Small-subunit ribosomal RNA from Pinus tabuliformis, 1469 nucleotides, folded computationally. RNAcentral holds the sequence, with entries from SILVA. Model confidence (mean pLDDT): 84 of 100. Taxonomically the source falls in Pinus subgen. Pinus (Eukaryota, Viridiplantae, Euphyllophyta, Pinales).

[in-house]
RNA sequence: AGAGUUUGAUCCUGGCUCAGGAUGAAUGCUGGCAACAUGCUUAACACAUACAAGUCGGACAAGAAGUGGUGUUUCCAGUGGCAGACGGGUGAGUAACAUGUAAGAACCUACCCUUGGAAGGGGAACAACAGUUGGAAAUGACUACUAAUAUCCCAUAAGCUAAGGAGCAAAAGGAGGAAUCUACCCAAGGAGGGGCUCGCGUAUGAUUAGUUAGUUGGUGAGGCAAUGGCUUACCAAGGCGAUGAUUAGUAGCUGGUCUGAGAGGAUGAUUAGCCACACUAGGACUGAGACAUGGCCUAGACUCCUAUGGGAGGCAGCAGUGGGGAAUUUUCCGCAAUGGGCGAAAGCCUGACAGAGCAAUGUCGAGUGAAGGUGGAAGGCCCACGGGUCAUGAACUUCUUUUAUCAUAGAAGAAAAAAUGACGGUAUUUGAGGAAUAAGCAUUGGCUAACACUGUUCCAGCAGCCGCAGUAAGACAAAGGAUGCAAGCGUUAUCCAGAAUGAUACAACGUAAAGCGUCUGUAGGUGGCUUUUCAAGUCCGACAUCAAAUCCUAGGGCUCAACCCUGGACAGGCGGUGGAAACUACCAAGCUAGAGUACGGUAGGGGUAGAAGGAAUUUCUGGUGGAAUGGUGAAAUGCGUUGAGAUUUGAAAGAACACCAAUAACGAAAGCACUCUGUUGGGUUGACACUGACACUGAGAGAUGAAAGCUAGGGAAGAAAAUGGGAUUAGAUACCCCAUUAGUCCUAGCCGUAAACAAUGGAUACUAACUGUUGUGCGUAUCGACCUGUGCAGUGAUGUAGCUAACGCGUUAAGUGUCCUGCCUAGGGAGUACAUUCGCAAGAAUGAAAUUCAAAGGAAUUGACAGGGGCCCGCACAAGCGGUGGAGCAUGUGGUUCAAUUCGAUGCAAAGCGAAGAACCUUACUAGGGCUUGACAUGUUGUGAAUCCUCCCAAAGAGAGGAGUGCCUUCGGGAAUGCGAACACAGGUGGUGCAUGGUUGUCGUCAGCUCGUGCUGUAAGGUGUUGGGUUAAGUCCCGCAAUGAGCAUAACCCUCAUGUUUAGUUGCCAGCAUUUAGUUUGGAACCCUGAACAAACUAUCAGUGAUAAGCUGGAGGAAGGUGAGGAUGAUCUCAAGUCAUCGUGCCCCUUACACCCUGGGUGACACACAUGCUACAAUGACCAGGACAAAGGGUCGUGACCUCGCAAGGGCAAGCUAAUGACAAAAACCCAGCCUCAGUUCGGAUUGCAGGCUGCAACUCGCCUGCAUGAAGACAGAAUUGCUAGUAAUCGUCGGUCAACCAUACAACGGUGAAUCCAUUCCCAGGCCUUGUACACACCUCCCAUCACACUAUGGGAGCUAUCCAUACCCCAAGUCAUUACCUUAACUGCAAGGAGGGGGAUUCCAAAGGCUAGGCUAAUGACUGGAUUGAAGUCAUAACAAGGUAGUCGUACUGGAAGAUGCGGCUG
Repeated sequence: AGAGUUUGAUCCUGGCUCAGGAUGAAUGCUGGCAACAUGCUUAACACAUACAAGUCGGACAAGAAGUGGUGUUUCCAGUGGCAGACGGGUGAGUAACAUGUAAGAACCUACCCUUGGAAGGGGAACAACAGUUGGAAAUGACUACUAAUAUCCCAUAAGCUAAGGAGCAAAAGGAGGAAUCUACCCAAGGAGGGGCUCGCGUAUGAUUAGUUAGUUGGUGAGGCAAUGGCUUACCAAGGCGAUGAUUAGUAGCUGGUCUGAGAGGAUGAUUAGCCACACUAGGACUGAGACAUGGCCUAGACUCCUAUGGGAGGCAGCAGUGGGGAAUUUUCCGCAAUGGGCGAAAGCCUGACAGAGCAAUGUCGAGUGAAGGUGGAAGGCCCACGGGUCAUGAACUUCUUUUAUCAUAGAAGAAAAAAUGACGGUAUUUGAGGAAUAAGCAUUGGCUAACACUGUUCCAGCAGCCGCAGUAAGACAAAGGAUGCAAGCGUUAUCCAGAAUGAUACAACGUAAAGCGUCUGUAGGUGGCUUUUCAAGUCCGACAUCAAAUCCUAGGGCUCAACCCUGGACAGGCGGUGGAAACUACCAAGCUAGAGUACGGUAGGGGUAGAAGGAAUUUCUGGUGGAAUGGUGAAAUGCGUUGAGAUUUGAAAGAACACCAAUAACGAAAGCACUCUGUUGGGUUGACACUGACACUGAGAGAUGAAAGCUAGGGAAGAAAAUGGGAUUAGAUACCCCAUUAGUCCUAGCCGUAAACAAUGGAUACUAACUGUUGUGCGUAUCGACCUGUGCAGUGAUGUAGCUAACGCGUUAAGUGUCCUGCCUAGGGAGUACAUUCGCAAGAAUGAAAUUCAAAGGAAUUGACAGGGGCCCGCACAAGCGGUGGAGCAUGUGGUUCAAUUCGAUGCAAAGCGAAGAACCUUACUAGGGCUUGACAUGUUGUGAAUCCUCCCAAAGAGAGGAGUGCCUUCGGGAAUGCGAACACAGGUGGUGCAUGGUUGUCGUCAGCUCGUGCUGUAAGGUGUUGGGUUAAGUCCCGCAAUGAGCAUAACCCUCAUGUUUAGUUGCCAGCAUUUAGUUUGGAACCCUGAACAAACUAUCAGUGAUAAGCUGGAGGAAGGUGAGGAUGAUCUCAAGUCAUCGUGCCCCUUACACCCUGGGUGACACACAUGCUACAAUGACCAGGACAAAGGGUCGUGACCUCGCAAGGGCAAGCUAAUGACAAAAACCCAGCCUCAGUUCGGAUUGCAGGCUGCAACUCGCCUGCAUGAAGACAGAAUUGCUAGUAAUCGUCGGUCAACCAUACAACGGUGAAUCCAUUCCCAGGCCUUGUACACACCUCCCAUCACACUAUGGGAGCUAUCCAUACCCCAAGUCAUUACCUUAACUGCAAGGAGGGGGAUUCCAAAGGCUAGGCUAAUGACUGGAUUGAAGUCAUAACAAGGUAGUCGUACUGGAAGAUGCGGCUG
C1' cells in the first nucleotide's frame, strides 16, 4: 500500500466481498512447562449453609472463672462512648447541573492540627438484676432498687443580634506513687470532607410543534446548615420553544480502551474518580454526616416457621446452589504485609487485602534434542516403467540434559535490638539417571504461500466473493506431497481500518443517484472604498489548572520478555493576566465604482379590459343539375332519386387568426401573434442631477404555475377520449375508415402537477480569438439611405487555455475564485405502506421498514443485427432455353415391420452420400452349431519335414484310415514349416468425433485477413485498410500521420488454340513408280505424334480521363485486354463430418462385446421425401442403305476372320504385351420408303412361356435374348431448379470396381449446336462505408404484464389480549410539620391549687399501594383480504430495444384478460 466481482473487451460511477488489528468471548480438533494478568457481557432471577463490623473494663457496673486466702488477673450480659454514612458489590433507574471542565457565594463539618479560655454548685431517674405475669415463638407487661464520661437544674465566660437593652445559652472525668498523660466544654483559625448556584461540552426521532398552572416574577410569612416557589397567602401574566421546547425510545458519565497516517469512528470489562441503587414502592428517626438498608416503620409480591392467634427474611459482600444461557472458577489458606474500625496500650475485628486452587481465556518466555550419517534401506505415493519423492528424515555412530521426575541445600519479602511468613520447603542451588516426559491445527482454483493420483459424476457435497461438480474435478471425499502458523490452530460473533461508500481536512449533482417549475421575501449567513475609537473574535508572552494510573520517553528490578518501579515529557481544552492592532466585528465621521431615484430617448406576439374585421369550415334557405358521393393499401359501414356530391344567391353560428415569420422580440417561469383603442408592469440606452452600501442569497412563509381534471352557469362551428358501427387479423377491447358524447371556448372558483428541460440554482469578479443577428448610442461619412470603426444590453455558431469517465463545455463555462441556498449516498421493494397536512373529488406534499439481489447504471469501442441509409458485385433478379414437382420404373432416405431388416451421414453444406459394384464371401446384423494362448504377432518348450488323398457331418470343429520323407551342414546341428503344452499376451467395425491426430465439407476462388515501426486515444481501440477514381480483385493511381511488410488476389504449373526447329515408326503420301489395299520401293514436303522454343505485354494508333491508373474504339495478329479450361482454397466460423479407412488417450469385454461355420438379413412395404432414367410423339416412331470422331483399357486379358443360332450366344481359332492386332458398330446426321394425330406402328411398365451367360450355388436375390402381354402417361397445381458459347440442349463412345451383375449411377470423351442479357427497382447471397441498438450463446437475441402453482416477509382488518404513560374521582397505611387539650407525667417553678415542659390519643393538609372512569403509546394475535419478492422448461399474447414493424416517453383523463390503447398538452433521451 491494495485486491476480487457488472463488460466480448474498455474507462467511469457505484455497491458487495477479502487481506490487517482487537475481544471479559464462545465453539471444533489438539494439548507438556513457567511467569504475569483476566474470569455471569444473559435473569437488578430466586437463594440452602458458613463467614463478610465491630471495639472500648483506662466511662459505669451485676455476675462468672481462676487462686488455699487477701490482693491481683481474665471473661463478660446490661448502661454508656466511638464506628456500623467507610470499605466491598451492582449499573436497574437517570438525557439530568447526573457527569466532565472552568468558575462562584448564602453554608455545614465528628475524629485531626494551631491559638486563647473554662471546667463552680446541686438534683432526679432508667436498664441490667430481683419478683409477679402474657405468649407456641418472636418478644413483651407490671411492681420495687441502682451507678456513670447516660441525664436535668442553677451560676459564670465567650458568642449571636437591629449595637439599646431584654432574651437565649457550657462542661466529666479517667490512668498513674509521682512527674505527667489522656478525655470533656466554649471561641477563633487550618486541613481534609460535604451541601448549593452557574458558563460551556454531552447520543436519536419533527411520521413528536406547541408546552407550562407553583407554572414565571413580586410582596409578606414559614422553613433550611445555607440561597431559592423550597412551602404558603395575595398580586401580576408571565416562562420555555425551529439555535428544536414538550414528548417517545435508548443510555450510568469520565480518565481511558480498541482501531486509524491523522482527523475521526466504536466502546466505557478489569483499574481510578464521580453518580445512582440495595426484593418493589413510600416514609421518617438517630447522627457531624443517611432519608442508611449485613438500622427502623408502613404497604405489596415472594419464601420460611407456626400451637393459625401470630411471627421471621432480603448474597447487585466472599465462597457456593438452582435457573437462564453459546458462555464465566474453590462452600480454600492467612491477617505475615498494605490499609481500615475501636482502644492509652497490649490487642481484637477485617471474604478489604495478601495469597494459593481451577480454566490455553489472553499476553509473554523456554522446550519437544544436537552433530555426523547413502548402499540413496523397508514402506507409502506418483510414474513416460527409465525413475522420482517423502528423505538425512529413520535405522546406525557420537554427544548434551533446558524442561519434566527424584534427591540435597534453601532465601528476600520483617519495618526498630528482639519476636512475628499465609504464600512455602515456594523461587533459587547442587546432584542422579536416561533422548529420555512433550506436536498439532488449518489450508493447498483466483484473491492467497502451497499439486498431482484415486473415488464420485449437477449426485454426494463445497463456498468469504467470484464460483466448482452433468465420466479424465489442481475447487467435493480419501490417501500422498506441499505451504502457513505453532501449544496452539481453525470457525463463529462483534468493533475499527481498508471505505475519499457521509468527504472539516476529503466526494458529488448536463448524460451515472442528485438544482425546488418559477419568482418575491422573513429569520439567518455573507458583504464596496477611506479615516478614527475599542479590544469581542484574532495573534504573542509568562501564569494557574486539566487527580493518580494509562500512552510516549530515559533509566532500573524480576535469568530475558510480558509485568513492575523511579524520573521526565505530553495533555490541542477552560480560566484569569500583560501586550499587539493588520484583518473581522463594534463606535464615530466621510466617499461613490455596488444598488436605487429623478430626467431625455427607445424596441417589443409583456399583462389586462373593450371595440371592430376578413378568409376558411359547418349548418340553413333558394336556384341550376341529375347519380352517384365519400373513404382506403384494397374495401365496407355512411350519405344520396323524399334529389346527395358539384356549382351558385342569401343568411346564421362558433372557434382559430394564413402570408409577414426569422437558432427574431418580450416575459420570473408557465407562456405570449389578425387590426385598433384605453389602462398598466418591466427592460434597455444616454447624460451624470440626487441618495450614500440602502447589497447578495434565502430555511419556514407568500404569490404565480401548460395540459388534463373538478364545481356552478352559459356556449358549442371544427376536431375529438369514452361509445357504436365498418374493415384488418388466428384474435384486434388497437393502428385505418364512418359517426359521435364529455371536454376543448367564456364567466366565477378549485386543483398544483409535466421530459414544468439547457435534464445545467442565484449573485459577483477574472480568463484567447473569430463570425452572424436584435435593440440603442458614439466617431466617420452623407442631402439622405448605405458603408466603415467602436461601446453597452441581449440572442446564436466555431474555437484556444483549462476542465471532463468520455461525450462534450468553453466570456451565455460544465474554466479559475468567493458568498448563500436546495438536493444525492447500490439496485429492487417504492415514491409504495402507515401517520399527518391540503383538496369537493381525482389526488398532491412529507415519506419508511421487513425482505430480496451482486449487481443496477453512464460514456465510449469492436462486432452482430435492422420490416435503417448509400455504393458495388454474383445465372441473384430480369430476358431466354431446358427441366423438377403430375405418370411408370431405378436408386437413396425417413417411417413402419421384423429374429435381423448392421452402422454412419440430417437445412443450404444428409438423402445415385461412405458403397469405384450386399446371391456365398463382402458383413460389421440375426438364428443355430462350434472353439478358447485363440483366425493374426513376439517370446519359452516338446514333437513331427512340409504336404497330399479317402470316409463321416449343413459346414466349421472333432474323429478315423492311407501316402510321403525334402534343403543346408564343420555331422554336433540349423533354416523354414505343421501339431501340442504353460504363461506373458492376442483380439474387439465395443463407447466417447463434446478427450484427440490426420483428413474433408462450408462460407468462398468471396476479397479479404494481419503485422513491424511511428502517430493518436486514460483505455478497449483507431490510423495504415478510410477518401477521389479504377479493377475480376485491398488490382492499380492520386491524396492523406503514416511509412513499410506478410498471408490470400495475380503470376509461376498442366491441357487446348498458332508457328518454328528437331525426330520420322507402328503414323503420313505432294511428286515419281506400284498395289485389291500407303500394299511395297521411296520421300521428310503435308497431316499427325513426341520434345524444345517462339508468340500477347494495353506493346501500337485515336478518343477519353487529372498529363495518372485505367476505359472505349481501331489496326496488325492464330489468339486482345485474367485468350478458354483445370489444379491451386488466406485469417477465421460452424464443439460442422469422420474413433466404421487409418493412428490414438481414457473407459469397457476376455470360455466373450474375441474367433470359425451354415442358413437368413442388409433386397421387407400402407405411406412420405430426394436424385435420376424412359416417355407422352410427326423437329417423331419404324424399316433399308450410306458417312464422319475423340479418348480409353487389355495376356488368369482382348479376342478378328470363318461357321451355327431369329437373338442372347456357341464352336473353331489368327493376331496383339499394343500409333502395328482386337474391343469397335460410333449415334444423332444424310438419302429413299411407310405411319397421318389415334392411347396410335407413341409409350414401354407388368405378366406368361421358352432360352442364353457367369458362378460351388441364380428360390429368397443376378443380368441378357426371343415370342406373347401392352399399365400409367396426351407436357403436368402451389412451388422450385440448371445454364451466358463451343455454353445450354441433344447424340452416341470408353473406363474404373468386377468371376458376373442391379450402371438409368459416377468419372471421362468427342459429334451436332442455339436463344437471351433493356436494366439493377425488387427477391436471395456477399463485400465496403455510415446510422441506431436495452443484442455479445450476438434477432432462432433480448424482454414486459396478467393468469395458474409453491415458499417467504409485509400492509389493511370485525375485534381480542397485555405492558407502560397519564386525566378526574374514591379510599387512605406508615410518617413529618401543624392543630387539639381527651388521657398521662420524676427533675424546674409554686406554700398549695396549679403552671412550664414532655409523652400517649384524636384531627386537618400532603401522601405510597389499591379501586373506579375517560383516554394515549407500544407489542403480540386475528376469520378474511391487498399488493410485493423469489422460484422448474406452465398458459395467453408480443408492449419495449432496429423507423421494434403505429417513433418513444412525461403529466393527466377515460378505457381494456394482460402487456397496453386512445384523447389533450409537453420533451428529444